About this RNA:
Predicted 3D model of a 30-nucleotide RNA. The coordinates come from a structure-prediction model, not an experiment, and the mean pLDDT is 77.
RNA sequence: ACGAUGUCCAGCACGAAAGUGCUGACAUCG
Numbered sequence: 001a002c003g004a005u006g007u008c009c010a011g012c013a014c015g016a017a018a019g020u021g022c023u024g025a026c027a028u029c030g
Stems, first nucleotide, its partner, number of pairs: 002030006009024006
């Protein structure tokens, strides 16, 4: 410096809710 995964943790959008998507942050791995 880069990539992947995880947390809806924060913001925004959709939604009756649940939840999902995007961005950021944090953690882990290479």